[in-house]
């Protein structure tokens, strides 16, 4: 000095990356919705270059020219009136003026519009014409003299419907022609001079030859000819840029040149005639699609991308084609001739016609204006002038289509009015906002006044426009929408709605509490607009020049050699292309920027400057890049001298083994497998000895060893042959490096031909496996592997890493040399070059990792990538015999696909460890019968929940009514209880009794008694009764909820704080070593503490001690009572157990093991007690509760019924099946509960259940109160003296009430059942298993539970294996987390796309035909006027043939894509249950299998080898 640069959301359980989609800007000739006051300033058919109706859009000049028409004069004449003079009418002739059809000049080639061809005959920039023109104006210089034929208007006459024609006649002229003069003009000829850039230019002499004119008006000017300068304007070359396509690679015969002509204003193949074989092309010819080019516009920090409206240059075009003519200029937009198409007129014979002028119309379309004024300016044309014409232009009008400005009011005002939202009912917002009081008048409306724009002497002239401005005056009066409000992204609540209806840019809302849907109310942005849509640039560093990338994300050709092209080592010297530098030209104007000025401001106008980043010429430097030229050696090579080596080619040779043959011994098997089976063998295998064939491959060495570009290459010999390495420094002198096209080599598979075939082995047989098994495993077996010639050209062809070249710590292995040390000498050891590996620093990565063998820092060249899918697919071209390889698109779809890494879950990965997990055992269920729950069935109802483990003797510790929630039926509607408020009710409320009616609730009467509290009273409360509000709901949501509870699990985990590492998620501490029941405790450690948990602390037991002593104990008594305090109890309080001693083992820890003492040993037994979480677990029916649904019912009340039903099926118990038994008699011995509507004794009666009756006890006092067991007797293995079901009968008990549908007892009947398939359950010691007792509910009713004792076993090698749970680790395509994810085929619906007999149109090429109109020429006739008629040549449209691209559209036919809940397997992710992938080949519904080579992008375990630490 410079003024210039933001992000966000969306992949994931979470995180880094890489990556696409998507928003926030800012623009438009815009359009669409909803709404709309006003000025000023600019825009306004983007699409049908699609078609036009009507007005106008180029005339002008009478001062060229005749002639006509009108007007005044003048002058002659006629008539009529009059005497006349006149007057009025007519004809003539003359001027004057004004006017115009026609001749004649000049505009018409400007000026206006469009953008359809054009990809270069085009534009843009810079040069060139020594190869050229130019009317009109401008300046010099010369002249303008004679004559002469016509024509058209116009007159007659014809033709025609018109358009228009024909003929005969007359006539001017700045029309035409002819002569004269005439050059500095132009040509020919000579001759000198001078200059250039090749032909040449120019000046000057001199001789010949040719060409001219025009007047008008008036008195001064316009005109005309000729010639030279000039300005203006054109023409023609040349350099450079100037869209996309190679799935367009060759084009090209007038085509490249060159000579001779022609033509042109000029130069040229521009034409044409002969000669030559040229030109152009990967720096993209040639095709083919698209486009008009630029100044500039819009974006953007800028580079750069997008446009090319409006304005201003240059160009094409003028209905779609093709001519030429006239001109100074045109091949002409509002001139002409022909063809086409189309439209109009018509007498049918023939004609008119071109809005891509300016308005307007129709169409098309989202979509785009008045058939407006004025020539006042401003520019054009004519004209000597006035002037005249001008849809250019100047205005006006319409349309928010844009920019910009301004207004829709301003102060004040709280009872925070009302009314809307909403509310936790208190409020809060709307909200100073309204009213309300004062002001103010831009706008608006009236009045009144009023320009500038007009211009060089004076007049005269203003569409806009009585506008702009200015003053009065009148009153807050006339003026506010629109979009959002879930993130992104400023702004939030009620209602409705119930995945519906809809929303959405882009993640994503919606499935009954939606801030996303609609509606409100409120809130935010903008604002006369707001939105939406379409497009462009930004962001997008997401085409990356500035400014990416390429191991694993998308991306490195398999792999050499090599042309083109790029790139290139040290020195000097010289040029000056490139490069820097000055100067001078251009780089219209307008924009853009900076100053200043004018419209009230501003948008917008103006003036200056600046810029215009460029191009050209001249000069100038010479460092570096190029270019000549000299020179070096270190890059590269070359030569001498050794080395290793599965480098390559051919031929010969061996030995093991495997098959086969043949012979001999010899007898029943052998092979195979998880088990088998096919298969092989008594016709003699397997096995074993001996010989023999024949083909493949070459054990050990063998090794991250070697060699080779890379596929790849392994027995030995020998021949031929490439390449590398060290050493040494003799040559050569930059000869290098890469590497498009090109060429070659390239595993396996596979193809053709011809051998060959032992062993192996796709397809195939079979045999198993399996629900199938077109597989994996078995037994066969051919292609094929093998060799010879030839294709093919592709692999995970990999290091997923492209070649060269420098450079930047190391260690520590191996091959190959070389040298140094040292040795008699090999080793050893040190150095150094080359190739191989393996740790690791800086550095670099997303991370993993790489790290002198780079993925690190540099240069160079090539090759590739740009989101997933479609697809390495179809077309098309090449290359192959095929197989098929190479090249490479799009339609359509998604909002992701993807890498690496974290935490988890998950493995039919891996270690360790724990549990009645499994193994030892015990006893059981699963079979009988009956209990009881469930499902299922049934019903009017069989209310409801509970459904793996963790529902199914659960809720329910008691369904005969009641319970209860369910049916039928009957009743009641402020209601079966509550509250509140109004109004009634006094013999009211109540009580008691009674009547009818009823299944009963109730209904509808009757009689009797009869309150209460405050107040004198009235009246009030209260109580009933009506009315109204609230009620009531075991109705719904347990997926809207507290609360409780279950499970994983009493498993040992589950997490913070700093601090430390990592970009980050996270890790770490919590891993390790070693122990525990235990994240228990030691030790070590980037961690240090530290909380929930674990243990302990708490109750119960187990021992002792101490104290206490009734109703308990103990004594004495027949008791009643009395005593007494050792014991057992009771009830408090204590002690005790800690690995605390000893040994031992462990790192001396921790701990472990064994011992001693001790009731008790190593948490003593047991309970309580359940970390962070899990499972949308269970309960709206225990209760509570949002939100819904319900009100003469889904409330409430009552009788009956059901829940107790029964063909079936399942869980849990119960009795059994019997002798370890029953049965009978006798006899003993617990705990711990319960008890007044109560437990009840002793006694009585009954066979018994039970009854009678009531001591006693409100409870260590009484009563319930034991059974297995002990003895003995019987019974003797049976359906039994086993076992009780089931029925029948009479009984008992409780209760209103025993039928549905209780319990119990006596006597009678005596069913299955003889230890129970697969399968499963519980238990580790006072346990199991077996006896039995209480209790809870409870009128009764217990095989259930819930607790209590009595008796009392058996086993645990151990952790391989089942469940199930914990730690590491590891894999992963899972994360709703393997009940996961996920792939193809078939069926259906839509899409869109390839093929595809054909057909159909476009374009376009060659060949023909044809042949208007026109130029030139040609021929003949002529009234010679370049006239008429006929012919060639070139050519437009138009016909035919046959090609080629291109687009359509096609019956059918492929694969593709997409689609909440279809079939069928289950190929991949875990070692995915056969490891997977790639390439190939052959099979199969279908993913796929199988062979044959390759890869690790494969788990787990052993072993080599190298490497790290010690």
């Nucleotide at each position: 000095a410079a003024u210039g640069g933001a992000g966000a959301g969306u992949u994931u359980g979470a995180u880094c990356c890489u990556g696409g989609c998507u928003c926030a800007g800012a623009g438009u000739u815009a359009a669409c919705g909803c709404u709309g006051g006003c000025a000023u300033c600019g825009u306004g058919c983007a699409u049908a270059a699609c078609a036009c109706a009507u007005g106008c859009a180029a005339g002008u000049c009478g001062a060229a020219c005749g002639g006509g028409a009108c007007u005044u004069c003048a002058u002659u004449u006629u008539g009529u009136a009059g005497c006349a003079a006149u007057a009025c009418a007519g004809a003539g002739u003359g001027a004057a003026g004004u006017u115009u059809a026609g001749u004649g000049g000049c505009a018409g080639a400007c000026g206006g519009g469009u953008g359809a061809g054009u990809a270069a005959u085009g534009u843009a920039u810079a040069a060139g014409a020594a190869a050229c023109c130019c009317a009109c104006c401008u300046c010099c210089g010369a002249g303008u003299g004679g004559g002469g034929a016509a024509u058209a208007a116009c007159a007659g006459u014809c033709c025609g419907a018109a358009a228009g024609g024909a003929u005969u006649g007359c006539u001017a002229a700045u029309a035409c022609c002819c002569c004269a003069u005439a050059a500095c003009a132009u040509c020919u000829u000579u001759a000198a001079g001078c200059g250039g850039c090749a032909u040449c230019g120019u000046u000057u002499a001199a001789a010949g030859a040719u060409c001219a004119a025009a007047g008008a008006u008036u008195u001064a000017u316009c005109g005309c000819u000729u010639g030279g300068a000039g300005a203006c304007g054109g023409u023609c070359u040349u350099a450079u840029a100037u869209u996309c396509u190679a799935u367009c690679a060759g084009c090209u015969u007038g085509u490249u040149g060159g000579u001779g002509g022609g033509g042109u204003a000029a130069c040229g193949g521009c034409c044409u005639a002969c000669c030559a074989a040229g030109g152009c092309g990967a720096c993209g010819a040639c095709g083919g699609a698209u486009a008009g080019c630029c100044g500039g516009c819009c974006u953007g920090a800028a580079a750069g991308g997008g446009c090319g409206a409006c304005c201003g240059g240059c160009c094409a075009c003028a209905a779609g084609g093709g001519c030429a003519c006239u001109g100074a200029g045109a091949c002409a937009c509002g001139g002409g001739c022909c063809c086409u198409a189309c439209u109009c007129c018509u007498a049918c014979g023939g004609g008119a016609g071109g809005c891509a002028g300016c308005a307007g119309u129709g169409g098309g379309g989202a979509a785009u204006u008045u058939u407006g004024g004025a020539c006042a300016a401003u520019g054009g044309g004519c004209g000597a002038a006035a002037g005249c014409c001008u849809g250019a232009u100047c205005c006006a009008g319409c349309a928010a289509c844009g920019a910009u400005g301004c207004g829709u009011g301003g102060a004040g005002g709280a009872u925070g009015a009302a009314g809307g939202u909403u509310c936790u009912c208190g409020g809060a917002u709307u909200g100073u906002a309204a009213a309300c009081u004062c002001c103010u008048u831009u706008u608006g409306a009236g009045a009144g006044g009023g320009a500038a724009g007009a211009a060089a002497a004076a007049a005269a002239u203003g569409a806009c426009g009585g506008u702009a401005c200015c003053u009065c005056u009148c009153g807050a009066a006339u003026a506010a929408g629109c979009c959002a409000c879930g993130g992104c992204u400023a702004a939030c609540u009620a209602c409705g709605u119930g995945c519906c209806a809809g929303c959405a840019g882009c993640c994503g809302c919606g499935g009954u509490a939606a801030g996303a849907c609609g509606u409100a109310g409120g809130u935010g942005g903008c604002a006369a607009g707001c939105g939406u849509u379409a497009c462009u640039c930004g962001g997008a560093a997401u085409u990356a020049c500035u400014a990416g990338g390429c191991g694993u994300a998308a991306a490195g050709c398999g792999c050499g050699c090599g042309u083109a092209g790029g790139c290139g080592g040290g020195a000097u010297g010289u040029u000056a292309a490139g490069u820097c530098u000055g100067u001078u030209g251009u780089g219209u104007a307008a924009u853009c920027u900076c100053u200043g000025g004018g419209c009230u401001c501003a948008a917008c106008c103006c003036a200056g400057a600046a810029a215009c980043u460029g191009c050209a010429a001249c000069g100038g430097a010479a460092a570096c890049u190029g270019g000549c030229g000299u020179u070096c050696u270190u890059g590269a090579g070359u030569g001498a001298g050794g080395c290793a080596g599965a480098g390559g080619a051919a031929a010969u040779c061996g030995g093991a083994a495997u098959u086969c043959c043949u012979a001999g011994u010899g007898u029943a098997g052998c092979a195979g497998u998880g088990a088998a089976a096919u298969g092989c063998g008594u016709a003699g295998a397997u096995a074993u000895u001996a010989g023999g064939a024949g083909g493949a491959a070459c054990a050990c060495c063998g090794g991250u060893g070697g060699c080779g570009a890379a596929g790849g290459c392994g027995g030995a010999u020998u021949u031929c042959u490439g390449g590398g390495c060290c050493u040494u420094u003799a040559c050569u002198g930059a000869c290098g490096c890469u590497a498009a096209a090109g060429u070659g080599c390239g595993a396996a598979a596979g193809c053709u031909a011809g051998g060959g075939g032992a062993g192996c082995a796709a397809a195939c047989g079979g045999g198993a496996u399996u629900a199938g098994a077109u597989a994996c495993c078995c037994c066969g077996g051919u292609a094929g592997u093998c060799c010879u010639a030839g294709c093919c050209g592709u692999a995970a062809a990999c290091g997923a890493u492209g070649a060269u070249a420098a450079c930047u710590a190391g260690g520590u292995g191996u091959g190959g040399g070389a040298g140094g040390u040292a040795u008699c000498g090999a080793c050893c050891c040190c150095u150094u070059c080359c190739g191989u590996g393996c740790c690791g620093c800086c550095g670099c990565u997303a991370a993993c990792g790489c790290a002198u063998u780079a993925a690190g820092u540099u240069a160079u060249c090539c090759g590739c990538c740009u989101g997933g899918g479609g697809a390495g697919u179809a077309c098309g071209g090449c290359c192959g015999c095929a197989a098929g390889g190479u090249u490479a698109a799009a339609a359509c779809u998604c909002a992701a696909a993807g890498g690496a890494a974290u935490u988890g879950a998950c493995g039919g990965g891996g270690a360790c460890c724990c549990g009645c997990a499994c193994a030892a055992g015990a006893g059981g269920u699963g079979g009988a019968g009956u209990a009881u729950g469930u499902g299922g069935u049934u019903u009017a109802a069989u209310u409801c929940g509970a459904c793996g483990c963790u529902a199914c003797g659960c809720g329910a510790a008691a369904a005969a009514c009641c319970u209860u929630a369910c049916c039928u039926g009957g009743g009641c509607u402020c209601g079966a209880a509550c509250g509140a408020c109004u109004g009634g009710u006094g013999g009211u409320a109540g009580c008691a009794c009674u009547u009818a009616u009823g299944a009963a609730a109730g209904u509808a009467g009757g009689u009797g008694c009869g309150a209460c509290c405050c107040g004198c009273a009235a009246g009030g409360g209260a109580g009933c009764c009506a009315g109204c509000c609230g009620a009531g709901g075991u109705g719904c949501u347990g997926c809207a909820u507290g609360g409780u509870u279950g499970u994983c699990g009493u498993c040992a985990g589950c997490u913070c704080g700093u601090g430390u590492c990592g970009u980050g998620a996270g890790a770490u501490g919590u891993u390790g070593g070693g122990u525990u029941a235990a994240g228990u405790c030691c030790c070590g450690c980037a961690a240090c503490g530290a909380g929930c948990g674990c243990a302990a602390c708490c109750c119960c037991u187990a021992u002792c001690c101490u104290g206490u002593g009734u109703u308990g104990c103990c004594u004495a008594g027949c008791a009643a009572u009395a005593g007494g305090a050792u014991c057992u109890c009771u009830c408090a309080g204590g002690a005790g157990a800690c690995c605390g001693c000893c040994g031992c083992g462990g790192a001396u820890a921790a701990c472990g093991u064994g011992g001693a003492g001790g009731a008790a040993g190593g948490u003593g037994g047991g309970g309580a007690u359940g970390a962070c979480g899990u499972c949308a677990a269970a309960u709206c029916a225990u209760c509570a509760u949002g939100g819904c649904c319900u009100u003469u019912a889904u409330g409430u009340c009552c009788a009956g019924g059901g829940c107790u039903a029964c063909a079936c099926a399942c869980g849990u118990a119960c009795u059994a099946c019997a002798a370890u038994g029953g049965u009978a008699u006798a006899g003993a011995c617990a705990g711990a509960g319960g008890g007044c509507a109560g437990c009840a004794a002793u006694a009585c009666c009954g066979u018994a259940a039970g009854g009678u009756g009531g001591a006693g006890c409100c409870a260590a006092u009484c009563c319930c109160u034991a059974a297995a067991c002990u003895a003995u007797g019987c019974c003797c293995c049976a359906g039994u003296u086993c076992a009780g079901a089931u029925u029948g009968u009479g009984g008992g008990c409780u209760g209103c009430a025993a039928u549905u549908c209780g319990c119990c007892c006596a006597c009678a009947u005596g069913a299955a059942g003889c230890c129970g398939g697969a399968a499963u359950c519980u238990c580790u010691a006072g346990u199991a298993a077996u006896c039995g007792c209480a209790g809870a509910u409870c009128a009764g009713c217990a095989c259930g539970c819930u607790g209590c004792g009595g008796u009392g076993a058996a086993u645990a090698c151990g952790u391989u294996c089942c469940c199930g749970g914990g730690u590491c680790u590891u894999g992963u395509a899972c994360a709703c987390a393997c009940c996961g994810c996920c792939c193809g085929u078939c069926a259906c619906a839509c899409c869109a796309c390839g093929a595809a007999a054909g057909u159909c149109a476009a374009u376009u090429g060659c060949a023909a035909c044809a042949g208007a109109a026109g130029u030139a020429u040609c021929c003949a006739g002529g009234u010679c006027g370049u006239c008429u008629g006929g012919g060639u040549c070139c050519u437009a449209a138009g016909u035919u043939g046959u090609g080629a691209u291109u687009g359509g559209u096609g019956a059918u036919u492929g694969g593709g894509g997409u689609g909440a809940a279809g079939u069928c397997g289950u190929a991949a992710c875990a070692a995915g249950g056969u490891a997977g992938c790639c390439g190939u080949a052959c099979c199969g519904g279908a993913a796929g299998g199988u062979g044959c080579g390759g890869c690790u992008g494969g788990a787990u375990c052993a072993c080599c080898u190298c490497c790290u630490u010690u």
A computed fold for a 1510-nucleotide RNA from Candidatus Avelusimicrobium gallicola, annotated as small-subunit ribosomal RNA. The prediction has a mean pLDDT of 84. Its Rfam family is "Bacterial small subunit ribosomal RNA". Gene Ontology terms of the family: structural constituent of ribosome and ribosome.